[in-house]
C1' cells in the first nucleotide's frame, strides 16, 4: 500500500414508531426514539441499473355537453444512495 474486519480504541450515524411542518404523492426536514450500520460519509449527475410515487401531460371511460368534474391506463422532469453502483475516508487484532 492492497485486501480484510475484532466482544479492540476514539468518535459518528440513526430504522420502525410518535409528533410538528412541507409536498398531489412517493418522500423530506426538526424534535423524541434505536432496528441496525465500517462508509448508514458524499454523489440522484448533459454516468448507469434497481425500487417508490403519479401532480402536470397524453390516451380512454362515465357524466355533462360550454367549461368544469370523477375514474382507468400510461408516464419522471419527482423521490430513494439504510438496494446495487461511483468517489472519498477513521482505526488496526487475526
Nucleotide at each position: 500500500g492492497u485486501a480484510c474486519g475484532a466482544c479492540a480504541a476514539u468518535g459518528g450515524c440513526a430504522a420502525a414508531c410518535u409528533u410538528a411542518c412541507u409536498g398531489a404523492a412517493a418522500a423530506g426536514u426538526g424534535a423524541g426514539g434505536a432496528c441496525g450500520c465500517a462508509a448508514a460519509g458524499c454523489u440522484a449527475a448533459u454516468a448507469g441499473g434497481g425500487g417508490c410515487u403519479a401532480a402536470g401531460g397524453u390516451g380512454g371511460a362515465u357524466a355533462c355537453c360550454u367549461u368544469c368534474a370523477u375514474c382507468c391506463a400510461u408516464g419522471a422532469c419527482g423521490c430513494u444512495c439504510g438496494c446495487c453502483a461511483g468517489c472519498u475516508g477513521c482505526c488496526g487484532a487475526a
This is a predicted structure of a 94-nucleotide RNA (c-di-GMP-I riboswitch aptamer) from Paenibacillus antri. The sequence is in RNAcentral, with records from Rfam.